[in-house]
RNA sequence: GCGGUAGUGGUGUAACCUGGCAGCACAAAGGACUGUGGAUCCUUCGGUCCGGGUUCAAAUCCCGGCUACCGCC
Numbered sequence: 001g002c003g004g005u006a007g008u009g010g011u012g013u014a015a016c017c018u019g020g021c022a023g024c025a026c027a028a029a030g031g032a033c034u035g036u037g038g039a040u041c042c043u044u045c046g047g048u049c050c051g052g053g054u055u056c057a058a059a060u061c062c063c064g065g066c067u068a069c070c071g072c073c
Stems, first nucleotide, its partner, number of pairs: 001072007010026004020056001028044005049065005
C1' cells in the first nucleotide's frame, strides 16, 4: 500500500443480511426483606465509533474517515 472482519449503556451480548418504539444478562442507584451482611424480589439508571447521503423513517442501506484484529505484498 491492497483486501477482509469488527466497532451498540460501566462490562458482555442480541437486533443488521430482509430499514419500522434498540432487547437480555451482569454492574451501579433506590426500596422491600433481614439482628448485620449476603441471597432473593421490585423499581430506576444508562448505549448504536465519527461525518455526510438516501428514505416518511437508518444500529441496519450507500460514501468518506478513525480505531482494533486477520490476510496479502

This is a predicted structure of a 73-nucleotide RNA (transfer RNA) from a Candidatus Woesearchaeota archaeon. Its mean pLDDT, the model's own confidence on a scale to 100, is 83. Its Rfam family is "tRNA". By type it is a transfer RNA.